[in-house]
RNA sequence: UGUAAAGUCCCCUAGGGUUCCGCGGUAAUUCCGGCUGGUCCGAGAGGGGGCGCGCGGCAGGCGCUGCGUACACGGAGGGAUAAAAGCCCGGGAGAU
Numbered sequence: 001u002g003u004a005a006a007g008u009c010c011c012c013u014a015g016g017g018u019u020c021c022g023c024g025g026u027a028a029u030u031c032c033g034g035c036u037g038g039u040c041c042g043a044g045a046g047g048g049g050g051c052g053c054g055c056g057g058c059a060g061g062c063g064c065u066g067c068g069u070a071c072a073c074g075g076a077g078g079g080a081u082a083a084a085a086g087c088c089c090g091g092g093a094g095a096u
Stems, first nucleotide, its partner, number of pairs: 007051006015041002020038002022035001023033003052069007071091001073094001077089003
């Protein structure tokens, strides 16, 4: 100085709101309130796992197996959905 699978999916959490359920108010199946919740959304920079990938070992037909898969400060604004967000734009702008 150059190179990257530095990939992808699933589960969970921090967090988030209010479609549905529940709860509270109301005469009310209307309407209002996110309200300890269930459903729901949910992390590049949170956790775990599967697959994949890299190097090695065994086997030599499919395969089996060990190790590795690092680091990561960050707006404003906009977008989706019922709505919001650590979601998406985005490991973006910018900073170092």
Predicted 3D model of a 96-nucleotide RNA (Guanidine-I riboswitch aptamer) from Mesobacillus zeae. The source organism's lineage runs through Bacteria, Bacillota, Bacilli, Caryophanales and Mesobacillus. Rfam family: Guanidine-I riboswitch aptamer. Rfam's curators write: This family represents a conserved RNA structure found upstream of the ykkC and yxkD genes in Bacillus subtilis and related genes in other bacteria.